SAM riboswitch aptamer (S box leader) from Chloroflexia bacterium SDU3-3, 122 nucleotides, folded computationally.
RNA sequence: CGCUCAUCACGAGGGGUGGAGGGAUCGGCCCGGCGAAACCCCGGCAACCACCAGCCGCACGGCGCACGCGCCGCAGGCUGUGUAUGGUGCCAAUUCCGACAGCACGAGCUGGGAGAUGAGGU
Numbered sequence: 001c002g003c004u005c006a007u008c009a010c011g012a013g014g015g016g017u018g019g020a021g022g023g024a025u026c027g028g029c030c031c032g033g034c035g036a037a038a039c040c041c042c043g044g045c046a047a048c049c050a051c052c053a054g055c056c057g058c059a060c061g062g063c064g065c066a067c068g069c070g071c072c073g074c075a076g077g078c079u080g081u082g083u084a085u086g087g088u089g090c091c092a093a094u095u096c097c098g099a100c101a102g103c104a105c106g107a108g109c110u111g112g113g114a115g116a117u118g119a120g121g122u
Stems, first nucleotide, its partner, number of pairs: 001121001003120006013042005021031003025099004043091003048087002050083002052080005060073005095114001100111004
């Protein structure tokens, strides 16, 4: 950045500085001087990337061949109560709920949009 894909019901807080806001937006409803945001320190959660293990594996390369093919490497894919050194992220409330559409039409359900995070792309 009018881009792509995946995930978003789980989980995880103490201290210091600071001093009134915060939960993206709007509405609601909450959190907040029993101390908001922000910054710092320490701790933790999770497992997207990473790593590990197993399986598959077009093309390509190497080797072998009884010429049927086989083995190895490898882009990549799938799986995992796997790991947690590294790159992020996160640690009130389902992404706090709704916002648009459909169904049910009483709470509700499904999809979409928006947003967030990661991995890519430009």
Record summary:
The sequence is in RNAcentral, with records from Rfam.